[in-house]
RNA sequence: CGGGAUGUGGCUCAGACUGGUAGAGCGCACGGUUCGGGGCCGUGAGGUCAAAGGUUCAAAUCCUUUCAUCUCGA
Repeated sequence: CGGGAUGUGGCUCAGACUGGUAGAGCGCACGGUUCGGGGCCGUGAGGUCAAAGGUUCAAAUCCUUUCAUCUCGA
């Protein structure tokens, strides 16, 4: 320098191909169960989806550029 992959709650990941209310598990808080803890059950908080711009009635999703990490090649 060129090609490819990845970036979404604290963590691990779905959702993107086919635009239409952002989800799951773990974790966290509170409550129930228990003498208490663990386990189990219930409720809740927590993300403007790496950044900026564009298209659209509407963008995590489509287009452009940039950044970070990983990888292949030179």

This is a predicted structure of a 74-nucleotide RNA (transfer RNA) from a Blastocatellia bacterium. RNAcentral holds the sequence, with entries from ENA. Lineage of the source: Bacteria > Pseudomonadati > Acidobacteriota > Blastocatellia. The coordinates come from a structure-prediction model, not an experiment, and the mean pLDDT is 84.